[in-house]
RNA sequence: GGAGGCAUCGUCUAAUGGUAGGACAACACCCUUACACGGUGUGGGCCUGGGUUCGAUUCCCUGUGCCUCCA
Numbered sequence: 001g002g003a004g005g006c007a008u009c010g011u012c013u014a015a016u017g018g019u020a021g022g023a024c025a026a027c028a029c030c031c032u033u034a035c036a037c038g039g040u041g042u043g044g045g046c047c048u049g050g051g052u053u054c055g056a057u058u059c060c061c062u063g064u065g066c067c068u069c070c071a
Base pairs, nucleotide, nucleotide: 001070002069003068004067005066006065007064010024011023012022013021018054026042027041028040029039030038047063049061050060051059
């Protein structure tokens, strides 16, 4: 220098155009003499900027970061 892939709650990970889910973690309550375990519930997220579309996490382009390959 060229090519490809990835980016979603604090972490890991689904969702292949139509209300963004789950696990763990956090918090509250219950349980316990207390802690832990266990039970119930709550909050929390689509990398940036554009385009297409009635509608975009999803399709297209650009940028940023990371990984891999080629030179």